[in-house]
Parts: sequence; C1' cells; structure tokens
RNA sequence: CCAGCUGGCCGGAUGACCGCUGCCGCAAGGCCCGAAAGGGCGCGGGGGAGGAAAGUCCGGGCUCCACGGAAAGACGGUGCCGGGUAACGCCCGGCGGGGGCGACCCCAGGGAAAGUGCCACAGAGAACAGACCGCCGGGUUUAGCCCGGCAAGGGUGAAACGGUGCGGCAAGAGCGCACCGCGCGGAUGGCAACAGACGCGGCACGGCAAACCCCACCGGGAGCAAGACCGAAUAGGGGCGGCAAGGAACCUCGGUUCCAGGGAUUUUCGGCCCGCCGCCCGGGUUGGUUGCGUGAAAUGCCUGGUGACGGGCAUUCCAGAUGAAUGGUCAUCCAGCCUCAGGUUUCGUGCCUGGGGUGGACAGAACCCGGCUUACAGGCCGGCUGGCACC
Repeated sequence: CCAGCUGGCCGGAUGACCGCUGCCGCAAGGCCCGAAAGGGCGCGGGGGAGGAAAGUCCGGGCUCCACGGAAAGACGGUGCCGGGUAACGCCCGGCGGGGGCGACCCCAGGGAAAGUGCCACAGAGAACAGACCGCCGGGUUUAGCCCGGCAAGGGUGAAACGGUGCGGCAAGAGCGCACCGCGCGGAUGGCAACAGACGCGGCACGGCAAACCCCACCGGGAGCAAGACCGAAUAGGGGCGGCAAGGAACCUCGGUUCCAGGGAUUUUCGGCCCGCCGCCCGGGUUGGUUGCGUGAAAUGCCUGGUGACGGGCAUUCCAGAUGAAUGGUCAUCCAGCCUCAGGUUUCGUGCCUGGGGUGGACAGAACCCGGCUUACAGGCCGGCUGGCACC
C1' cells in the first nucleotide's frame, strides 16, 4: 500500500430573534374560561426525543381481576455444558458439528436399541432388504436361452444396510487381517458438555422428533383505554312529603274568584298503576385531577472477574405532552460530495494548495425498565488476518 475480519463510539456546531410545553422560585391581590370539579393569565430561573423513541417479538416492574394449599393432568413455551441477570427464548465463556488459506463466521444442538408413523419421483430394491445391467460356475437347441452362485463394478436416488488397502475365492463377500469409522467397557483429564489414549466386539444401530410422542424445566388472566379520585344540566333509578283544617290569583286589604291530578272497579274509603310539584340520595355519560417519573437511574473515580457482569465511594436530578409540546426564521462555520485551476506522482483520475457550488440519513417519546429484530447519509477510534514492495 492492497484485500478482508472484528469490537466500540458519534449521528452536524455556535449565536440572535420569535414561539410551544412541563418544573422551581417570587407574588398572593385581581381578572378570564367552566354548571361544577378544575384550569389559565404576571415576573425571574432552568429543562425539553432516539440509537433505534420503530416492530410490539420475548422477559420483568406496576395495577386490577380470579384463586384455600400442594401435586397431577390438559394446553403453550424452552431444550449441549457452565456462568451472568430481577428475569428471559437475552448475554458471556466453553464443548460438539459445519464453512473459510486465515482473522473469523454459522447452527431449532435432549431422546430414533419406549412405541406409532412417514421416506415423493426415479429405481431391481427405501428398512424382517433386494438383483435391472453385470461377474462366475454348470447345462444347452450357442449373436441366445435355462438352472445356480455373488453383491465387488455400472445404473437410480436426498438417502442403497460401513470406508480404504492387502489376502482370499470359480466369481465374490468382515470371509480373514491392518488402519479409519461405529458400538460397548472400565480407568484418566475436566465442575460439566466432552476429549484423547487403552481394551473388547466383525458391524449389530439408515434418515425424519420445525410428525405424533417420551424426558427435563418454565408458565393464573388482562393490561395505563390498567387502576384511583372529583364532578353538571338533561334523561333514567330510589326515598320522603304535598295535590281542600290547604293553596293560588286579583283588588278598594278586607274580601272575591278558582283549584278535589288522571285510570280500572256501580259508588265511597283504602289499596294498586300512572302523572305534577318540592327536597334528599345513588349510579353512569361529556369533563377534570391522579397514576406520571428518585430509577434493576446517570456520570466520574477505585476495584473483583478471561468475559457477560458484580462491588465500593462521590456527585447529579436529566422530557412528561393528552388531537397530543419538543418548532420556525436568519447569520457564521464543519465533515462529506461535485467541479475548475496549478503543482506533484510509486501513475492508482492518487496526493497537496487555492477558488466556486452543494451540503447532514433512518426516523418523533405516550406507564416504566432489560433484551431481540428491523431501518440508517456520513464519520471517528482500537484490535486482528492474508498478500505485495522496501529497509
């Protein structure tokens, strides 16, 4: 210098003016909106989106509901081992398998000798194996056919009942042997997953459990539109009282006039149903307040651990909207990109200097937190691998 791998971080800067929205202090008098509850208006100070605020996929906090406890069953989830964590399906470190020359990357990674089931097409045969071509032996009516042996070779397939070599044989075959693979065994190392040796066994055990299933472990349900509180008119609900010993209107202030609420029953009273008036109670709707940010918190230093992460001390308070604030305008500057001129060069349109233009992606909190996944212009820092050249 070229080509790559990997870990972490940033996500335009500064200033001015005008707004929006919470908080704190002062002020406590007035005004405004509203039926009320409640909210707003002044002055000063300070705060105001993210690394993903996103998808809402996991795990928790919190809240309400259900539930006597425990276990089993059903259903759902997770699945090598050890560790981290409040917890996890997340993370870290290992193991095993696969890929890459390598740094490194990927894995839905328990059980297939408990059982059931499936293995398309092709192929002779797909799991109690099998014989199409072929090889070998015998017979014969000899380009062939028949009987028998074989499973090494060819062919099919995603997969063909161990592989390579030597011996052996009519040809062959774990038929015999060596090595590899596989299985079993007891030791050794390791907390473990597992590993490398040793011995035994001629091979018995094809694949699929993101098929049923078996084993181990985990799991009540719903979610801030959770939940709590305050609180109108109108219309419902409930209670009490009144509808002739009374009440209302008018005026010359003492009288005059009017009123027996309606319905069913032949009538009266009572009871029943309905109505009107007054007072009280209760629930709900619109609305308002709260929940609502001091927390598995952030920053700095020290410290334990390979690491995820843990511990200690100090300091700080750092968005809280609810038709939903976090913005707009202007100026100066910056990375990057485009372009022009000059210089330089190991010739790569690379590097240096100067001018002009352009110029910032993905994306917007909604109860909070830990993860995962997805989107993202451009840039910075660290570690490592392979190659080339020079010293």